[in-house]
RNA sequence: AAUCCAUCCCGAGCGGCCGAGAGACCUGGCUCAGCGACGCCGCAGCAACCACCCGGAGACGGGCAGGUGCUAACGCCAGGACCGAUGGAGU
Numbered sequence: 001a002a003u004c005c006a007u008c009c010c011g012a013g014c015g016g017c018c019g020a021g022a023g024a025c026c027u028g029g030c031u032c033a034g035c036g037a038c039g040c041c042g043c044a045g046c047a048a049c050c051a052c053c054c055g056g057a058g059a060c061g062g063g064c065a066g067g068u069g070c071u072a073a074c075g076c077c078a079g080g081a082c083c084g085a086u087g088g089a090g091u
Stems, first nucleotide, its partner, number of pairs: 001091001003089006013043005021032003025080005044071003049067002052063004075083001
């Protein structure tokens, strides 16, 4: 990196640094943002995909929180595009 599977209207924020755009891309809308957004770091938290433990023939159920992930708005909304993100599998 090809490909496949699952999920994407639940849930969970403070501090420090930075300094102008941000909400993936296109069009239109809407929203966030010098009362400092976005991003980065720390801590805290949420969840439970994988790992691990228990039960079960299995489907699956329960536990834990080690590896990820996530913590404005339905993936912000509508339409579009060989769309995107996350986890797991995989040659």